[in-house]
């Protein structure tokens, strides 16, 4: 600013301006006059009148303002919804019907004057009108009272009659037709319209009452005094404790009263298959509210959003005295917030108010604006276009993909932009005419009839259409590990980050971030929040309770729920028909209108509900009657640790007394504490006292459960069997309630032998507040009273019925039988085992159900927090019952399976133990490792299964490390380009430690040629690359170790199991063996075992040199010839198979013994290593992904290092000596190697070795073993042991032995006298011992790998240690016991609780003061137009009194206040 006004046709008053007509101060001009002045014309301040106009405005009056619009604070209520009632009511405007509208009166506002106040506003005096107000008249079918009748169960209603009472207002238009009056304008009158009064009815609207329906909480269980009812009165439109007086003592409540919390209700909306669950924004109905609280007034209607009064809070004005205000109307502002719009246009339409109407008002409404907030439609282009362009990304480098996508060519024209055209929304209204109506009338007026004309659009530069322009301006968001559609690269490296759940990220991340590509949706897409669904995860539809959460510890029993057979009645439930209602909108169906759709219009269906009524009567209920099958009573029989009380008994323990007797006893795994010479233990006799009742005793009995066990007596409960006389549904269950309830515990009093918490001591132990031992108090026992919990378990509530069997057992009947007793058949009631169907997740249950059904009760809804806290209640206490939340986790749990594990069990094996032999651990040295050191001491290997390992051999090299000096297409390889060239090459000089660098020289010229050149080759430059013993063995291949040469590991088909899985593979035997046999829902098969292979042991055949030499020949011998018999060699063959015999065994497999045989039960040895385990080892053998490096992490060279040395460990060698050492003599192997090699004889040297070089490419040569044996010496010592260390002198290899080789000679002569705890190897040609050889290698062996010589002891046995195999059992383990896991403490953080006291909020009750207001009272006080009464009167009025009213007083009562 604006949202409620309107009516002048109810009424009074009434500007300003303009126009016209007067009056007029004054001014100008003209005329007359000398002048004063006069006259005229024009203008004209001002003033009067008229018109505009009785207009704007002001006020009286009427109607509206109670509608429309907003909001959801309050409200758990008749507030709402549905259906009824009102015989207990109201209703303005509107409609209809039938009537009326007569006659008087007194005021008052505006206005004028005066006054108060800053203002708001108010007071006094004066004037005036009405459809304002008042009196009188008249009046009913109205109201009141009353009579009669009819109806109604009744309250009462209706009809008829009587008495009394109650009303009104005019305005506007027309006509003078009849009449009257007149100021001649008109008035009365008539007429029309509107208004007004009374009455009846209607429509629409409302008030009140009733039934039913819809939230949470019982940790709210008792609430209530106007409370419940009655009578009288009051009050209201009206019923009613609505109010009041009196009377009575009622009313509500487990079907939830009272309290607390939350909430507007509904049509409907979202979701859902439905039943349901959630919601109540928009639209529509109802309610409530209007700054907060209270109150009434006016009115038909309000206790009133834009009215009044009071109180309070807040804001504003003020002259401080006092006033003003209420956006939860429309816009808009501030604040709050994650967040929510324009101070727009219009009354053109629709609707509303007023008006006779025109019209006015209308932030209702119609439109526009803002917001992708939602729904719907459309576009961002279409067709062609492959060299599949460029670019990007990826790549196995070939290519792939983006991708017909783009470019390019040809088109179209939605939308945008420009220009132009152009609807519908308009129906009405006005004027005129015609017709009709009213009327006395042709007038006036009315008219949803007809006609003509005029006029009305906010939206709006509208929708829509046409033309032009031009692919031109118009695509994003999320996601791509699984759920869930969609994959690659790079970066990062448990970081940064992601995440709905599971979970990703620790150097190859489809999961983080980016990119490319893809998927989904699209002017949107994601996120967050909320609701329903999925969730049968609160289960009515539609779940469960043995072990997963869940049966009350048990019984008695109230309410309640449920309930046998027959008959009749009823019609409450139930079913059917009809009627009413279930508003509209929405949902659904069918059509119509906007280009389509969203949207909207019309019709239909539906609204599963409620009410009324008619009918049906099977079932349920109810009423009445009956029945006996359920239940109960009676009679008979017998069983029982059923309960209570009393009495009695013997055994045993302990104690006491006495006797005998002597040194121990007791106790334990072993001990000690303890008892005992003051006489124990033991033993005998006697006595005391308490508690418990062996055998019988039994998945036997009884009891509701807890529980009950010597014997006898008394009292007493219940069940069972048999008989069938009686009652006649009396039944089942059972929320609350009541009773009982093991052990422990508590109170009081007794008792106390044994046992025994606590406590004490002794042991055990790291500790031992335990287990074991010695003591020992409460307690255990009795009486009385509490407590009320247990794994109170069958982890299984009670009742009834139904559903295969088999076998026991207790009680009691029947049958049959017997001399009798058993045995046997059969019924009922108990109590067990197995099992069919069925059930069950499985385990399992299975007539004693966990099966099939019915009824009733209790209980459960993830784990923890927690059976805790608070509250209540019980208890003497301890504590019980009831019983949460915050917070936190993603699981907790059940049953079964496979493994693994067990200081579980059974069986079995292995140098695993035991029995033996020899070692290691002690010494010295060697070697490897750790550690330390260092410039570097390169790297790897770490329990067994790293440590004489990679390394079958580090002085340089190796070499990877360090220092220093060099090179950079590189030390080696491949491809290409350019240039040079004297082929390549070779030689020399300088510097240098070398590598290398610098310089010089010689000189021949390969192939082709078009003579330009090209090729090969070399050099230089470049390019692509090379190179890396750099990293990752946790990215890998390959290879290897280990369990383990252990006997196992699997598959196909079948079968079993929902399944994981099982079976086979387990079982009985047997084996070295899952070897074999037998059995078996298994039958077969594979990888392993064994065998096949090599070697060795015996024999044979073949062959006979380099091997052999018996016989023969030659020779003194050596040797040669001859020979191939033997040995041997190396090819082949045979041989051994439990084959044979006996025994055992199951007529088996097999085992034991024996014979024969070279060898006997796998003859010995080797090679051979299943499925797999250890992220075992190796990127430094090799190969290889990725990463890193490229004048260096590559490469070359010199020197150094890997060889260090306080120390620790592993593996070896040599010893410590006499089974030995020294010296001398002497005998016998096997295997292997040798031409850059092995090397003989012979000579030299003490020796290593040197010289030498025969022979040998090897059964030919090198080539000789040692221990042993024989002899001698040493005589138990740090030695004639042992040999380290050191000195000197040498040898050999090698460019080179300093760091840093081996060997030799002489000298030196350390530790060490058999080794702590502990620990290793070995079962026969083995251990032990002795030497020999090879590889590597220039040289270097105590190591390694081989070879042979000599050559033992012991094994009772499987209890124990270690490892392994099979079966079984338990498991909370599965990274699998090196597992899992509990509690305290420390620190940090989070959440919750308690807490003296204090503060605040909300609410209740009682009381004090008490505003406004309604109501009541009102003697006194104030006031009195119209009313009443009285008096006077000049008849105009005046005076007095009184009603009414006010003030005052009182009841009720808001807020506020408060020691009481």
């Nucleotide at each position: 600013u604006g949202c409620a006004g309107u009516c002048g046709a109810a009424c009074g008053u009434g500007a300003a301006g303009u126009u016209c007509c007067g009056c007029a101060a004054c001014c100008a001009c003209c005329u007359c006059g000398c002048a004063a002045g006069a006259g005229g014309u024009g203008g004209g301040a001002g003033u009067g009148g008229a018109a505009u106009u009785g207009u704007a405005g002001c006020g009286u009056g009427g109607c509206a303002a109670a509608c429309g619009g907003g909001u959801g604070a309050g409200u758990a209520a008749c507030a709402c919804g549905u259906g009824g009632g009102u015989a207990a009511c109201c209703u303005a405007c509107c409609u209809c019907a039938a009537g009326g509208c007569g006659u008087g009166g007194a005021a008052u506002a505006a206005c004028c004057c005066c006054g108060a106040g800053a203002a708001a506003u108010c007071g006094g005096g004066g004037c005036u009108a009405a459809u304002a107000c008042c009196g009188c008249a008249u009046a009913a079918u109205c109201u009141u009272u009353u009579u009669u009748g009819u109806c109604g169960u009744a309250a009462g209603a209706c009809a008829a009659g009587a008495a009394a009472g109650c009303a009104a207002a005019g305005a506007u238009g027309g006509c003078u037709u009849a009449g009257a009056c007149u100021u001649c304008g008109g008035u009365c009158g008539c007429u029309a319209u509107c208004a007004c009064c009374a009455u009846g009815a209607g429509a629409g609207g409302g008030g009140c009452c009733c039934a039913c329906g819809g939230c949470c909480u019982a940790u709210c269980a008792g609430c209530u005094a106007g409370u419940u009812g009655g009578u009288g009165a009051g009050g209201u439109a009206a019923u009613g404790g609505c109010u009041u007086a009196c009377c009575a003592a009622g009313g509500c409540u487990a079907a939830g009263g009272c309290g607390g919390g939350u909430a507007g209700c509904c049509g409907a909306c979202c979701u859902g298959a439905g039943a349901g669950g959630g919601u109540g924004u928009a639209c529509g109905g109802c309610c409530a509210c209007a700054c907060u609280g209270g109150a009434a007034c006016u009115g038909a209607g309000a206790c009133a959003c834009g009215g009044u009064c009071c109180a309070g809070a807040c804001u504003c004005c003020u002259a401080c005295g006092g006033g003003a205000g209420g956006c939860a109307g429309c816009a808009g502002u501030g604040g709050g917030g994650a967040a929510u719009u324009u101070u727009g246009c219009g009354c053109a339409a629709u609707g509303g108010g007023c008006g006779a109407a025109a019209g006015c008002c209308u932030g209702a409404c119609g439109c526009a604006g803002c917001g992708a907030c939602g729904c719907c439609g459309c576009g961002u282009g279409g067709g062609g276009g492959a060299u599949g362009a460029a670019g990007g990304c990826c790549u196995u480098c070939g290519g792939g993909u983006u991708g017909u996508a783009a470019a390019c060519c040809c088109c179209u024209g939605u939308u945008g932009g420009g220009c132009g055209g152009a609807a519908a929304g308009a129906a009405a209204g006005g004027u005129u005419g015609u017709g009709g109506g009213c009327u006395a009338a042709u007038a006036c007026c009315c008219u949803a009839a007809c006609a003509a004309c005029c006029u009305u659009g906010a939206c709006g530069c509208u929708a829509c259409c046409g033309c032009c322009u031009g692919a031109g301006g118009a695509a994003g968001c999320a996601c791509c590990g699984g759920c869930u559609a969609a994959c690659u690269c790079c970066g990062u490296g448990c970081c940064a980050g992601c995440a709905g759940c599971c979970g990703c990220g620790g150097u190859a991340a489809a999961a983080c971030g980016g990119a490319g590509g893809g998927u989904g949706c699209a002017a949107g897409c994601g996120u967050u929040g909320c609701u329903c669904g999925g969730a049968a995860u609160u289960a009515u539809u539609g779940g469960g309770c043995g072990u997963a959460a869940a049966g009350c510890g048990u019984g008695g029993g109230u309410a309640g729920g449920u309930g046998g057979c027959c008959u009749a009645u009823c019609a409450c439930g139930u079913c059917a028909g009809a009627g009413g209602u279930g508003a509209a909108a929405g949902c659904c169906c069918u059509g119509g209108g906007c280009u389509u759709a969203a949207c909207u219009c019309a019709g239909g269906a539906a609204c599963u509900g409620c009410c009324u009524u008619u009918g049906a009567u099977a079932c349920g209920a109810a009423u009445a009657g009956g029945c006996u099958a359920g239940a109960g009573u009676g009679c008979g029989c017998a069983a029982g640790a059923g309960g209570g009380a009393g009495a009695u008994g013997g055994a045993a323990u302990u104690c006491c007394u006495g006797g005998u007797g002597u040194a121990g006893a007791g106790g334990u795994g072993a001990a000690a504490u303890u008892c005992g010479u003051a006489g124990a233990u033991a033993u005998c006799a006697g006595g005391a006292g308490g508690a418990a009742c062996a055998c019988c005793c039994g998945u036997g009995g009884c009891g509701a459960a807890g529980g009950c066990g010597a014997u006898c007596u008394c009292c007493u409960g219940g069940a069972g069997c048999g008989c069938u006389a009686c009652u006649g549904a009396c039944a089942c269950u059972g929320a609350g309630c009541c009773a009982c309830u093991a052990a422990a515990g508590c109170u009081g009093g007794g008792g106390g032998a044994g046992c025994a918490a606590a406590c004490a001591g002794g042991a055990u132990u790291a500790g031992a507040u335990a287990c074991c031992c010695u003591g020992g108090u409460a307690g255990u026992c009795c009486c009385a009273g509490c407590c009320c919990u247990a794994a109170a378990c069958g982890a299984u509530g009670g009742a009834u019925g139904u559903u295969a069997g088999a076998c026991g057992u207790g009680g009691u009947g029947g049958g049959a039988a017997u001399u009798g007793a058993c045995c046997c058949c059969u019924g009922c009631c108990g109590u067990g085992u197995c099992g069919u169907a069925g059930c069950a997740a499985a385990c399992g249950c299975g007539a004693u159900a966990a099966a099939c059904a019915u009824c009733c009760c209790g209980c459960c809804u993830g784990g923890g927090g927690a059976g805790u806290a608070c509250g209540g209640u019980c208890g003497c206490a301890a504590g019980g019952c009831u019983g949460a939340a915050a917070c936190u986790c993603a699981a907790a749990g059940g049953a079964a399976u496979u493994g693994a594990c067990g200081g579980g069990g059974g069986c079995c094996c292995g140098c695993a133990c035991a029995g033996g032999c020899g070692g290691u651990g002690g010494a010295g040295u060697a070697u490897g490792u750790g550690g330390u050191u260092c410039a570097a001491u390169u790297c790897g290997a770490c329990g067994c299964a790293a440590c004489g390992c990679g390394a079958a051999g580090a002085a340089c090299c190796u070499u990877a490390c360090c220092c220093g000096g060099g090179c950079u297409c590189g030390a080696a390889g491949u491809a290409c380009u350019u240039g040079a060239g004297a082929a390549a090459u070779c030689c020399c000089g300088g510097u240098g430690a070398a590598a290398a660098c610098c310089g010089g020289g010689c000189a021949c010229u390969c192939c082709c040629u078009u003579c330009g050149g090209g090729g090969a080759c070399u050099c230089a430059a470049g390019c692509a690359u090379a190179g890396g013993u750099g990293c990752u063995g946790c990215a890998u291949g390959g290879c290897u170790g280990u369990c383990g040469u252990c006997a196992g590991c699997u598959c196909g088909u079948g079968u079993c199991g929902u399944g994981a899985g099982a079976u086979g593979u387990u079982g009985g035997g047997u084996u070295a063996a899952g070897u074999c046999c037998c059995g078996c829902a298994a039958c077969g098969a594979g990888c392993g075992c064994a065998a096949c292979c090599c070697u060795u042991g015996c024999u044979c055949u073949u062959a006979g040199u380099u091997g052999c030499u018996a016989a023969c020949c030659u020779g003194c011998a050596a040797a040669g010839g001859u020979g191939c018999a033997c040995u041997c060699u190396a090819a082949g063959a045979g041989g051994a198979c439990u084959g044979c015999c006996g025994g055992u065994g199951a007529c088996a497999a097999a085992c034991c013994g024996g014979a024969g045989g070279a060898a006997g039960g796998u003859g010995g040895g080797g090679a051979u290593g299943a499925c797999g385990u250890c992220a075992a080892g190796u990127c430094c053998u090799c190969a290889u992904g990725g990463c890193c490096u490229u004048u260096a992490u590559g490469u070359c060279c010199g020197g150094g290092g890997c060889u260090a040395c306080a120390c620790a460990c592993g593996u070896a060698c040599u010893a410590c000596a006499a089974u030995g050492g020294g010296c001398g003599g002497u005998a016998c192997a096997g295997a292997a190697g040798g031409u850059u090699g092995c090397a003989a004889a012979c000579c030299c040297g003490c020796g290593a070795g040197g010289g030498g070089g025969a022979g040998c490419c090897a059964a030919u040569c090198c080539u000789c073993a040692a221990a042993g044996c024989c002899g001698u010496u040493c005589u138990c010592a740090g030695u004639u042991c042992a040999g380290a260390u050191u000195g000197c002198a040498g040898u050999c290899u090698g460019c080179a032995a300093c760091u840093c080789g081996a060997c030799u000679g002489c000298a030196u002569g350390a530790a060490g006298g058999u080794g702590g705890a502990a620990u290793c190897g070995c079962u026969a040609g083995u251990a032990a011992u002795c030497g020999c050889g090879u590889a590597u290698c220039a040289g270097c062996a105590g190591g390694u790998c081989g070879c042979g010589g000599u050559g033992a002891a012991u094994a009772c046995g499987u209890u124990c240690c270690c490892g392994g195999g099979c079966c079984u059992u338990g498991u909370a383990c599965a990274c699998a016991c090196c597992g899992c896991c509990c509690g305290u403490c420390a620190c940090a953080c989070c959440a919750c609780g308690a807490a003296a006291g204090c503060c605040a909020g909300u609410u209740u009750u009682a009381c004090u003061c008490a505003a406004a207001g309604c109501c009541g009272c009102c003697a006194c006080c104030c006031c009195u137009a119209a009313c009443u009464c009285c008096g006077c009167u000049u008849c105009g009025g005046c005076g007095g009194a009184g009603a009414a009213g006010g003030a005052g007083c009182g009841u009720c009562c808001a807020a506020g206040u408060g020691g009481c």
This is a predicted structure of a 1460-nucleotide RNA (small-subunit ribosomal RNA) from an uncultured bacterium. Its Rfam family is "Bacterial small subunit ribosomal RNA". Rfam links the family to the GO terms ribosome and structural constituent of ribosome. RNAcentral holds the sequence, with entries from ENA and SILVA. Its mean pLDDT, the model's own confidence on a scale to 100, is 81.